The RNA shown here (Bacterial small signal recognition particle RNA) has 100 nucleotides and comes from an Actinomycetota bacterium.
Lineage of the source: Bacteria > Bacillati > Actinomycetota.
The coordinates come from a structure-prediction model, not an experiment, and the mean pLDDT is 77.
It matches the Rfam family "Bacterial small signal recognition particle RNA". The family's RNA type in Rfam is non-coding RNA gene.

Parts: sequence; structure tokens; C1' cells
RNA sequence: GGUCAGGUCCUGCGCGACGUCAGCUCGUGAACCCGGUCAGGUCCGGAAGGAAGCAGCCGUAAGCGAUCACUGGCGGGUGUUGCGGGAGUGCCGGGCCGGA
Repeated sequence: GGUCAGGUCCUGCGCGACGUCAGCUCGUGAACCCGGUCAGGUCCGGAAGGAAGCAGCCGUAAGCGAUCACUGGCGGGUGUUGCGGGAGUGCCGGGCCGGA
């Protein structure tokens, strides 16, 4: 000096971590306008019995809260990640060849 591929640059598709949101789970959660059961009492009935139904209790809706794990969505100056495509002859290191 030449040449070859590579990294740096741009970009696509994946994988994994991280962040965030939601779901699942648990807790809480309705004086009445959710459900069930309805003490007491009320009403109907001569009676037998029946009806509605407050409080309480149980279970929940919307909502609120909690935290691991699991599932899903989204994200990027995420990762000495993987596989491609492009740009460049600018920089970096390397292989080979030739010359001084």
C1' cells in the first nucleotide's frame, strides 16, 4: 500500500431481565334504592296456617387496600443477548499478500 471479514452507525425480527398497567388471589366493602335467611314485632284468618319484612347473620356488586408468585398488554441510551438487512471507506483492532 492492497485485500478480506469484524466492531463502531442505522434498522427489522426474537429471547431474557427491569419498569409500569391490568387480570388472578386475599382482605374490606350496600341503614334503604343487592341476594339469602329472617329473632322481635306487624298484617290476613274463628282456627290451622299464611303474607310482607326491620335489626342481626351469611354471601356479594361497584369501589378501596395488600403483597410474593403466575398470566397478559405496553415501554426504552434495557443486555460485554441471538439472527438478519442496510450504510460507510470515517475510526478501531485483526488475518493474508506485496513493497520499503